RNA sequence: AAGGGCGGGUAGAUGGUUGCGGGAGGUGCUCGCAAGGGCCCUCACGAGGAAAGUCCGGGCACCAUAGGGCAGGGUGGUGGCUAACGGCCACCGUUCGCAAGGAUAGGGAAAGUGCCACAGAGAAUAGACCGCCUCGUCGCUUGCGGCGCGGUAAGGGUGAAACGGUGGUGUAAGAGACCACCGCGGGCGAUGGUGACAUCCCCGGCACGGCAAACCCCACCCGGUGAAAGGCCUCAAAUGGAGGUUGGGGCGGCCCGUCCCUCACCUCCGGGUUGGCCGUUUAACGAGUCGGGCAACCGACCCGGUAGACAAAUAACCAUCCAAGACAGAACCCGGCUUAUCGCCCGCCCUUGGCC
Numbered sequence: 001a002a003g004g005g006c007g008g009g010u011a012g013a014u015g016g017u018u019g020c021g022g023g024a025g026g027u028g029c030u031c032g033c034a035a036g037g038g039c040c041c042u043c044a045c046g047a048g049g050a051a052a053g054u055c056c057g058g059g060c061a062c063c064a065u066a067g068g069g070c071a072g073g074g075u076g077g078u079g080g081c082u083a084a085c086g087g088c089c090a091c092c093g094u095u096c097g098c099a100a101g102g103a104u105a106g107g108g109a110a111a112g113u114g115c116c117a118c119a120g121a122g123a124a125u126a127g128a129c130c131g132c133c134u135c136g137u138c139g140c141u142u143g144c145g146g147c148g149c150g151g152u153a154a155g156g157g158u159g160a161a162a163c164g165g166u167g168g169u170g171u172a173a174g175a176g177a178c179c180a181c182c183g184c185g186g187g188c189g190a191u192g193g194u195g196a197c198a199u200c201c202c203c204g205g206c207a208c209g210g211c212a213a214a215c216c217c218c219a220c221c222c223g224g225u226g227a228a229a230g231g232c233c234u235c236a237a238a239u240g241g242a243g244g245u246u247g248g249g250g251c252g253g254c255c256c257g258u259c260c261c262u263c264a265c266c267u268c269c270g271g272g273u274u275g276g277c278c279g280u281u282u283a284a285c286g287a288g289u290c291g292g293g294c295a296a297c298c299g300a301c302c303c304g305g306u307a308g309a310c311a312a313a314u315a316a317c318c319a320u321c322c323a324a325g326a327c328a329g330a331a332c333c334c335g336g337c338u339u340a341u342c343g344c345c346c347g348c349c350c351u352u353g354g355c356c
Stems, first nucleotide, its partner, number of pairs: 001352010012321007020046002023043004028039004048327001052338002055336005060226004067256004072222005077091005092106001093104004107217002112215002114211003129156002131152003135148006164182006183206001184204004189200004230278004240269005248260004285304002288301005
């Protein structure tokens, strides 16, 4: 200097004028029978890294006093973190990359069932198409060719994959037939490690491939609904009044179990719907420093605490700067994941080239 890998930050800025939203404060005016609201002045504040998807996990509220089982669903190497998770961190195995690093739906194929198209001789306890070899026979140019019985699965071919691999001994030609190493199976084996695993040793020529992101088996985990949840107040606030049936109703689907029957259901009469408030923002929150830990993260101290709308608020204009405005707007809240995305800045690491 160039090309890569990983992580973090930012999300236009400054000033002026006018205009919106809630909050705090002020002192008046005003609406309403009430709960409660409106106007004016001052102050500070007012969309995101994904607010998106609604894919997971929770907080909170209610069902509800809340248990067991089945069905159903989810996860899947080991060990940690967390409120929890299908998330994150570290490690192990496999795999991609020269590397930094990346990916991983990563338990079980000896419980069972199923699939492996086409091609190919043959696709799981298979197989002889081409080939190689002994013997026999025919022909002839005497060493070749054709045919047949037999042996063979090392070579070639087909295929995504061919029933262990490489090298050798041996053989008529071959073959775990035998041998060495690798692979595979076995071992209350040894060492290291919390563990998944790794390395080594001993025995054995050795039963058989892949797919479970196929059904399935195993291990662990799992109530539902959802802020239009659910509550409170108010002038008068109605779970009201009468009758009928004796069965019902709630707890996700089913069963057991349990609770309510002043319940539930049906008919008739009657009241209320004008509204207002809470939930609604102090968060399993954030910044800094110190300590522990490889890390995720945990602890302590101290500081901050920054939108809360309800047909839904942050807009318009001017000036300057600039690298350049992409993807894009909260609706109860939070931890993750996934998707979209213009640019800029910072740090660490790898490779290549050059110079000192």
Source information
A computed fold for a 356-nucleotide RNA from a Planctomycetota bacterium, annotated as Bacterial RNase P class A. Of the family's consensus pairs, 96% are formed in the model. The sequence was found by an Rfam model in a public genome assembly. The prediction has a mean pLDDT of 77. Rfam family: Bacterial RNase P class A. Rfam links the family to the GO terms tRNA processing, ribonuclease P activity and dimeric ribonuclease P complex.